[in-house]
Context: one part of a larger RNA
RNA sequence: CUGGGUGUAAAGGGCGCGCAGGCGGUUUGGUCAGUCUGGUGUUAAAAGUCAGGGCUCAACUCUGAUCUUGCAUUGGAUACUGCCAUUCUAGAGUACAGAAGAGGAAGCCGGAAUUCUUGGUGUAGGGGUAAAAUCUGUAGAUAUCAGGAAGAACACCGAUGGCGAAGGCAGGCUUCUGGUCUGACACUGACGCUCAGGCGCGAAAGCUGGGGGAGCGAACUGGAUUAGAUACCCCGGUAGUCCCAGCCCUAAACGAUGUACACUAGGCGUGAUUGGUAUCGAUCCCAGUCGUGCCGAAGCUAACGCAUUAAGUGUACCACCUGGGGAGUAUGCUCGCAAGGGUAAAACUC
Numbered sequence: 001c002u003g004g005g006u007g008u009a010a011a012g013g014g015c016g017c018g019c020a021g022g023c024g025g026u027u028u029g030g031u032c033a034g035u036c037u038g039g040u041g042u043u044a045a046a047a048g049u050c051a052g053g054g055c056u057c058a059a060c061u062c063u064g065a066u067c068u069u070g071c072a073u074u075g076g077a078u079a080c081u082g083c084c085a086u087u088c089u090a091g092a093g094u095a096c097a098g099a100a101g102a103g104g105a106a107g108c109c110g111g112a113a114u115u116c117u118u119g120g121u122g123u124a125g126g127g128g129u130a131a132a133a134u135c136u137g138u139a140g141a142u143a144u145c146a147g148g149a150a151g152a153a154c155a156c157c158g159a160u161g162g163c164g165a166a167g168g169c170a171g172g173c174u175u176c177u178g179g180u181c182u183g184a185c186a187c188u189g190a191c192g193c194u195c196a197g198g199c200g201c202g203a204a205a206g207c208u209g210g211g212g213g214a215g216c217g218a219a220c221u222g223g224a225u226u227a228g229a230u231a232c233c234c235c236g237g238u239a240g241u242c243c244c245a246g247c248c249c250u251a252a253a254c255g256a257u258g259u260a261c262a263c264u265a266g267g268c269g270u271g272a273u274u275g276g277u278a279u280c281g282a283u284c285c286c287a288g289u290c291g292u293g294c295c296g297a298a299g300c301u302a303a304c305g306c307a308u309u310a311a312g313u314g315u316a317c318c319a320c321c322u323g324g325g326g327a328g329u330a331u332g333c334u335c336g337c338a339a340g341g342g343u344a345a346a347a348c349u350c
Base pairs, nucleotide, nucleotide: 004321005320006319007304008303012318014201015200016199017198021194022193023192025088028085029084030083031082033081034080035077036076037075038074039073040072041071042070048066049065050064051063052062053061054060091191092188093187094186096183097182098181099180103177104176105175106174107173108172109171110154114150115149116148117147118146119145120144121143125136126135162169163168206247207246208245209244210243211242215241216240220236222234223233258317259316260315261314262313263312266295267294268293269292270291271290272289273288274287275286276285278283299306300305323350324349325348332343333342334341335340
């Protein structure tokens, strides 16, 4: 190289954009580079293979044929691929009419709860647990009423629901803004798919500077439990959690399932929308497209299961795997303020 694989056995990159590269719809013409075919030259000899011969056989050896899969040159073929023109509208996109949405960013506003605080009422407990204690309270707590302050999160609606490429997104309103879907068909005319490197985004924790700090709460202190208890339970509580700016770049970043396109029984829900039908109407029913679920045919699978949202049948491109441990480690390089990240072995051992 050929070959086998990647839901759970080793293996899909966390996600996107995208240069190079790979691959690419339809018509006609040209060219003949790839492709196919013929001639010529070369492809040393020996070896190998086949046929025959010579040493008594064989090894060995001789003769002939073949092989030398290639390269060059020349003549031809033109379906396919390429290239050059040309054509089209089925891919892709633009415009138009509508639609839904926790998609993103900024600003403003709201109520419940919590804690603190001021005042009133009121009196001996409160809190906490399996039970307690630490803790708190006659300097008046807990409870309750009224006022004030602060920060964080948004009950019900709420869903088996929606949106986003992923991470993720939920009180309300406004402004700015991305994407998607449906319907009609007007326009462009292959403008497409994928993508090594690259660039961007990327939960939580963590880091730097500045703010903020109600609740919760690593670390830490105390009380319990226990043989011990550096825990589980309880009273506290710093960083953090929140905001702004900048880093970090990891995850069971999971559907453990790369992206795109096409094809291959159905049944039952649900979100968006269009048409039809019935109706005075809300709306119901039927059909279509897009999404999101459940169950199942064929098929696939080691099984579990998957099954038009494929793990079925095919095509294009990328990534990745090759026994366990050593090890996602050492070393080197590179990125980072650091923590550490990326890339990534071997000895040895079973």

Background:
Predicted 3D model of a 350-nucleotide part of an RNA (small-subunit ribosomal RNA, central domain) from a metagenome. Rfam family: Bacterial small subunit ribosomal RNA. Rfam links the family to the GO terms structural constituent of ribosome and ribosome. The coordinates come from a structure-prediction model, not an experiment, and the mean pLDDT is 88. The RNAcentral record of the full RNA draws on SILVA.